Small-subunit ribosomal RNA from Euglenaria anabaena, 1413 nucleotides, folded computationally. Its Rfam family is "Bacterial small subunit ribosomal RNA". Its mean pLDDT, the model's own confidence on a scale to 100, is 84. The sequence is in RNAcentral, with records from Greengenes. Taxonomically the source falls in Euglenaria (Eukaryota, Spirocuta, Euglenophyceae, Euglenales).
């Protein structure tokens, strides 16, 4: 820019203007002008306007969708109708009459509007005549029309017939939801008479008959204008009914009518009602769901515009007039279409921005800059078509268009960027703020929040929201299901309905084909055409899948009549059976009672108690009574529709099966409603009651125990007659028919009689096939057909309301609000179990010694403190980091100090570095001096390296945080035997197999088997050490020696492999035994730790991301603290004594360490030690006497000659320094403790126990710790029931954060929706009744009356009164529905509330279903 569209809500109320008029060529008048006349009156002519009479039109056009589920619409038929204007044809248009409005006068009223008197015209009204194919009537006959005007081409008027178009009526089919609406209907259904209509008809009236509609859904309720079409969809279908077009309905609300061709009339009239307005209070006026516009409502929808130029409409002879129809413009990105916002070149890849691994990348040829173009824009120029119809006539509009000038000039946004879904980074935030369509994101490294940069998508739009369809096969006709996911009725009989065997015929219902009519136009499709293109407009074609009619076919279907025997049934024979029902009989057991014997208990339980018993129980013997149930046989055996049915006998009775004949001749299958049966519990009435046993009582258990266990015990259980009608009423599998591999059992009948055959029923395994899988599989969950029932996410809920049934309890039918994103099925892998099986381990058991009690040491908790630095916290923290806190360490506290720093790199200036004195200070540190001038290089000044001082800045520094951001390392299950992979196979898949099974082993060690075959990490072995031997070598060791040698030392070898042998087992693997051997079945010990688990431990060993501090959370120093002390715990030492203590004497190791060191010897000291000093860098010297042990003596059971804590005094050593806070020595002191409760730890052989020795750290030491070394040197192992841990297989599971799991219900609190409820307030509907406007139709004959007439009268008309119908209104009760309601019921949802633990494992009493309490 073009083309469309624009109150979806209040059919709510409307100010103002306009939207229906026209005709003087139907008529009279008024008025104006001219003219004639002296004037008036009167006349004539012309013209404008006005109202009136008259004619046509106001029934069209325009609006809206309230009502309406059929008086509608769509489609197709039909007969008993009407029509103004228009067209065609035929015929006619003669004669007469009386009024009336306007007007004039009068008068009422505020107005609206009238009253009375008088005059007048017509195409207004009336009468007569005429009359065809008019109308009525069987006929005869009767009835019945007209209008003129004029400009002289004409236009009208009347009658009849027809056409076109339009309207009315009837009818088949189609046309939403609800059965928690099942019966509705009295003019109702039909007939006859009368009436009425344009016309059919209960349309209406009287009478008669009793019909009519309905499960194929009547009636009632809710919702709704219908259609062509629009939209979605592959289609079938679903949703919808704006614009345009057809029909209908409505016009403030409600009845009713008039006029007219047509209306019961949007801009007509009368009445009633509500509302608004005017009023002089007497009375009047009004109806935008026409166009604009206003208010209101609302999320939301335009200008009180221009024009009749075009197209149409009305009227007129016409010119014309009117036309908010219409043509146009305006507003709105509301939609569709088109166009642009510039094009080309342009890298120093500019600046700014953002990111960064700091190199760079990106925004980005994007910009700047150079050249070009002008769609659009601005200004000017030109300038239409649309006009038919010769002239004239254009609202749009100076618009479209043309030409020229100007200048890149006037023109880009919105959403998104975790996946779905195209597009990623930084910063901020820190489960906050926020996002979110679904999944979900956010708790300090957020591609998900917010912002920045960048990117992606679309573009004058973009995103959100709402609605509809699709995807959704998620209501399944096409095109789903029902064993376990939602879903087969508890079972049978059977009505309607649906479906139905074989043969031949007729008909032609369905079916198929063809033709004809119709299926409006527009839309959509397609071939074209016109606007520059497109949207848009337009021409043609095809299509409109439907309905109707006609013709043809005859296979299938149906109907009619006929035939058949195989489906079904009947009769006769045989047969099995807990089939049903009634009656009779029986024994065992239980309980009670009676009697006897007999004595103290019985009974019961996990253990007990309540209970019974000396008034004699239990036990036992005999007898009696009662009621209920029927052992063995007995069996996935039988029968029955299911529920169910069991001692024996009998009566009555139903059904099945089988073999062979005969008969009927499709009689069949299923089955909505309906009917019958229907365990148990329960109810009513009457009986009965032995045992058992809800409720209830008592005893136990327990935290509690309204339970489980025990002692009692009433309904009930039993019978009869009724009711109820439910169960996990299950095979969780509706019934019938047919077809489709086998194998193996059982029960009947039959046939064979040696196996066997057929049929009916009942089981198991299994092929094809099916199934999500599990599984089903001729007894189908296979393949097909028919019929019925049922399902459509979980919860709310099988609840509420309503209705039906019931004595009740209850049963049947059966929702919604709200809420969640799941609930569920089957299978898999794990984990778990107060599931099972097998196996192992100092796991238990068998033993030995401890801990727990005491004192002390040490670590931890707690407490305290200025600080008691930090970490480690079940096993797997607690003599742990720490193999050594007086200062240091040291991280903590107090105080004193420093700020480029104690430490690193870089820059500048100065200076070598360094050594040293005095002084202040607690020290750090400060002040003042003294001394000193080096190394390399350069001819020289100088330059360089290291170091010191000063300065500024980058930075240093942090034992600050986060082990839940990490690396590395470590612990633990566990030195347990496991963990996996490739290929193959199986499974839709997760996954499985291998790796399971049978044996065996310390071992997934090995063997065998096997849809597996192999392989890897683990196991074992290889490595170190000890034990034996050999060889070689050997000094500094020991012994003996002539020497060799032996021991020893340290290097290399050998040796052990189930190798040999007997037995067992499968002849395997292996195990048991034996031989030989130093050693025998892994010879002992060590190192070695699979895949994983524990967000295990460690940011304080180290490293490290991010965050934090930077005159301090950094650094230095002094002092203090880590050593505190009511208490609790862990780990240890020493003990409690005689298997001992003390004293004396005597004996035997190994492995280590040593020059800042170990130190002999000698001397001193009671001693720790000191002084002195040889040797040794070590098989040489030293530490260094080993101790337990042996011998002898003593102690003699005592808080001791046990025990050594604690304390005092005096000393020694290390060290700047032993006060807080070291070790040792001597003398003195001499505490608790007499073998340790519950509980708990270690250990299977050179082990436990016991004895001492050494080392590291270290100035010293709080070491009783830790790591090594040797000496002496046991006991026990029946075995795997149990405790703990682990491995394998299997089973269950509602667990998967994996049982420290999951999860149920009450109560308390908050919120939400909902049921009941005394009632309260509306709305709608219908009935009854009263009143009854206008109107219509009658009646009466009271009044009035020009036309006509056969005239004192009549006909006709009107008024008045009255009757019927009837709107609105009043009254009585009723029904339906909505809102609300004190109080109350359950439900749902909520944070880590309370009480218990019901379910899931054998869930700790298996669970569940129905019922009662």
């Nucleotide at each position: 820019g073009g083309c469309a569209u624009g109150c979806c809500u209040a059919a709510c109320a409307c100010a103002u203007g306009c939207a229906a008029g026209u005709c003087a060529a139907a008529c009279g008048g008024c008025u104006u002008u001219g003219u004639u006349u002296g004037a008036a009156a009167a006349g004539c002519a012309a013209g404008u306007g006005c109202a009136g009479u008259g004619a046509c039109g106001g029934a069209c056009g325009g609006g809206u969708g309230a009502g309406u589920a059929a008086u509608g619409u769509g489609u197709g038929a039909g007969a008993a109708u009407u029509g103004a204007c228009a067209u065609u044809c035929a015929g006619g248009u003669g004669g007469g009459g009386g009024a009336u409005a306007a007007c004039a006068a009068u008068u009422g009223g505020a107005a609206a509007c009238g009253u009375u008197u008088g005059c007048u015209a017509a195409u207004a009204c009336c009468c007569c005549a005429u009359a065809g194919u008019g109308c009525u009537g069987u006929u005869a006959a009767g009835u019945g029309a007209a209008a003129g005007a004029g400009u002289u081409u004409u236009c009208g008027c009347c009658u009849g017939a027809a056409u076109a178009c339009a309207a009315g009526c009837u009818u088949g089919c189609a046309u939403c939801u609800g059965a928690u609406u099942a019966g509705c209907u009295a003019g109702u259904u039909g007939g006859u008479u009368g009436g009425g209509u344009a016309a059919u008809g209960g349309c209406u009236u009287a009478c008669c008959a009793a019909g009519g509609c309905a499960a194929c859904g009547a009636u009632c309720a809710g919702u709704a204008g219908c259609u062509g079409g629009u939209u979605u969809g592959a289609g079938a279908a679903g949703a919808u009914g704006a614009u345009c077009a057809g029909c209908c309905a409505c016009a403030c609300u409600g009845g009713g009518a008039c006029u007219g061709a047509g209306a019961c009339a949007c801009g007509g009239a009368a009445c009633a009602g509500a509302c608004u307005c005017c009023u002089a209070c007497g009375g009047g006026a009004g109806g935008c769901a026409g166009c604009a516009g206003u208010g209101a409502g609302g999320a939301a929808u335009u200008u009180u515009c221009c024009g009749c130029a075009a197209u149409g409409a009305g009227u007129g002879a016409a010119a014309g007039c009117u036309u908010g129809a219409c043509g146009g413009a305006g507003c709105a990105a509301u939609g569709c279409c088109g166009c642009g916002u510039g094009g080309a070149g342009g890298a120093a890849g500019a600046c700014a921005g953002c990111c960064u691994u700091a190199g760079g990348g990106u925004u980005u040829u994007a910009a700047a800059c150079u050249c070009c173009u002008u769609u659009u824009c601005u200004c000017a120029u030109u300038g239409a078509a649309g006009a038919a119809g010769a002239u004239c006539u254009g609202a749009c509009g100076g618009u479209a268009u043309u030409u020229g000038a100007g200048g890149a000039a006037u023109a880009a946004g919105c959403a998104u960027c975790g996946g779905c879904u195209a597009a990623c980074u930084c910063u901020g935030u820190g489960c906050c703020a926020g996002c979110a369509g679904c999944c979900g994101c956010g708790g300090u490294a957020a591609u998900a929040c917010a912002g920045g940069g960048g990117a992606u998508g679309c573009a004058a739009g973009c995103g959100u929201u709402a609605u509809c369809c699709g995807g959704a096969a998620u209501u399944a006709u096409u095109g789903g299901g029902c064993g376990u996911a939602a879903a087969g009725a508890g079972u049978u009989u059977g009505u309607a309905g649906g479906u139905g065997g074989u043969c031949a015929a007729a008909u032609g219902u369905g079916u198929u084909u063809a033709a004809u009519g119709u299926u409006a136009a527009a839309u959509a499709u397609u071939a074209g055409a016109g606007c520059u293109u497109a949207a848009c407009u337009u021409u043609g074609a095809a299509a409109u899948u439907g309905c109707a009619u006609u013709a043809a076919a005859a296979a299938c279907u149906a109907u009619u009549a006929g035939a058949c025997u195989u489906g079904a049934g009947u009769a006769g024979g045989a047969u099995a059976g807990a089939g049903g029902u009634a009656a009779a009989g029986g024994g065992a057991a239980u309980u009670u009672c009676c009697a006897g014997u007999g004595u103290a208990g019985c009974g019961g339980u996990g253990a007990a108690a309540u209970g019974c018993g000396u008034a004699g129980a239990u036990a036992u013997u005999g007898g009696a009574a009662a009621g209920a149930a029927c052992a063995c046989c007995a069996a996935c055996g039988g029968c029955g529709a299911a529920a169910g049915c069991a001692c024996u006998u009998u009566g009555c009775u139903a059904g099945g099966u089988u073999a062979c004949u005969a008969c009927u001749g499709a009689c069949a299958c299923u089955g909505a409603g309906a009917a019958a049966c229907g365990a148990g519990a329960g109810c009513u009435a009457a009986g009965g009651u032995a045992g058992c046993a809800a409720a209830c009582g008592g005893g136990a258990u327990u935290a509690g125990a309204u339970a489980c266990c025990c002692c009692g015990g009433u309904a009930g259980u039993c019978u009869u007659a009724g009711c109820u009608g439910u169960a996990a009423a299950c095979a969780a599998u509706g019934g019938a028919u047919a077809u489709u591999a086998a194998g193996u059992g059982g029960u009947g009948c039959u046939u064979a009689u040696u196996u066997u055959u057929g049929u009916a029923c009942u089981g198991c395994u299994g092929u094809a096939g099916c199934u999500a899988a599990c599984g089903c599989g001729u007894u189908a969950a296979a393949u097909a057909u028919c019929c019925c029932g049922c399902c459509u996410g979980g919860g709310g809920a099988g609840u509420a309301c309503g209705c039906u049934u019931g004595c009740a309890a209850a049963a049947g039918u059966g929702a919604a609000a709200c809420u969640c994103a799941a609930a569920g099925g089957a299978a898999u892998u794990g984990a778990c179990g107060g599931g099972g099986g097998c196996c192992c381990g100092c796991a238990c058991a068998a033993g030995c010694g401890g801990u727990g009690g005491a004192g002390c040491a040490u670590g931890u908790g707690g407490u305290u403190u200025a600080a008691u630095u930090c970490g480690a916290u079940g096993c797997a923290a607690c003599a742990c980091g720490a193999a050594g806190a007086a200062c240091c360490u040291u991280a903590c506290c107090a105080g004193g100090a420093u700020u480029u720093g104690a430490c690193a790199u870089g820059c500048u200036a100065g200076g070598a570095a360094g050594u040293u004195u005095u002084u202040u200070g607690a020290a750090a540190a400060g002040a003042a001096g003294a001394u000193g001038u080096g190394c390399c290089u350069u001819a020289a000044u100088u330059g360089g390296a290291a170091c010191c001082u000063a300065g500024a800045c980058a930075c240093a520094g942090g034992u600050g945080g986060u082990g839940c951001a990490u690396g590395g390392c470590u612990g633990u299950c566990g030195u347990c035997a496991g963990c996996u992979c490739g290929u193959g196979u199986c499974g839709u898949g997760a996954g499985a197999u291998g790796u399971u099974g049978g044996g065996u082993u310390a071992a997934g060690u090995c063997c065998c088997g096997c849809a597996a075959c192999g392989a890897g990490c683990g196991c074992a072995a290889c490595c170190c050490u000890c034990g034996u031997u050999u060889u070689u070598a050997g000094u500094u060791a020991u012994c003996u020696u002539u020497a060799u040698g032996a021991u020893c030392u340290a290097a290399a070898a050998a040796g052990a492999c189930u190798g040999c042998u007997g037995g067992u087992u499968a002849u395997a693997a292996a195990c048991c035994g034996g031989a030989g051997g130093a050693a025998g079945g892994u010879g002992g010990g060590g190192a070695c730790g699979a895949g994983g688990u524990c967000a295990a431990g460690u940011c304080a060993g180290c490293a490290u991301g991010c965050c934090c501090c930077u005159u301090a959370u950094a650094u230095c120093c002094u002092g203090g603290g880590c050593u505190a002390c009511a208490c609790a715990c862990g780990u240890g030492c020493u003990a409690c004594a005689a298997u001992g203590g003390u004293u004396a004497a005597g004996a035997c190791a190994a492995a280590g360490a040593g020059u800042u060191g170990c130190a002999a010897u000698u001397u001193u000291g009671u001693g720790a030690a000191a002084a002195u000093a040889a040797g040794c860098u070590a098989a040489u010297c030293u530490c260094a006497u080993a101790a337990a042990c042996u011998u002898a003596a003593u102690c003699u059971u005592a808080g001791u000659u046990c025990g050594g804590a604690u304390u005092g005094u005096a000393g020694g050593c290390u060290g700047c320094a032993a006060c807080u806070c070291g070790c040792c020595u001597a003398c003195a002191u001499g505490a608790a403790g007499g073998u340790g409760g519950a509980a708990u730890c270690g250990c299977u052989a050179g082990u436990a126990a016991u004895c001492g020795c050494c080392g590291g750290u270290c100035a010293g030491c709080u070491a009783u710790a830790c790591g090594g070394c040797g000496g002496u040197g046991a006991a026990u192992c029946c075995g795997u029931u149990c405790c703990c841990g682990g491995g394998c297989c299997u089973u269950g599971u509602a667990c998967a954060c994996a049982c420290c799991g999951c999860c149920c219900g009450u109560c308390a609190c908050a919120c939400c929706a909902u049921g009941g409820a005394a009632g309260c307030u509306g709305a709608c509907c219908a009935u009854g009744u009263c009143u009854g406007a206008a109107g219509a139709u009658g009646u009466u004959a009271u009044c009035u009356u020009a036309a006509c007439u056969u005239u004192u009268a009549g006909a006709g008309a009107g008024a008045a009164a009255u009757a019927u119908c009837u709107a609105a209104g009043g009254c009585c009760g009723g029904g339906u529905u909505a809102g609300u309601g004190a109080c109350u019921g359950g439900g749902g949802u909520g944070a880590a509330g309370u009480c218990g633990u019901a379910a899931c494992a054998a869930g700790g009493u298996a669970g569940c279903c129905g019922u009662a309490c």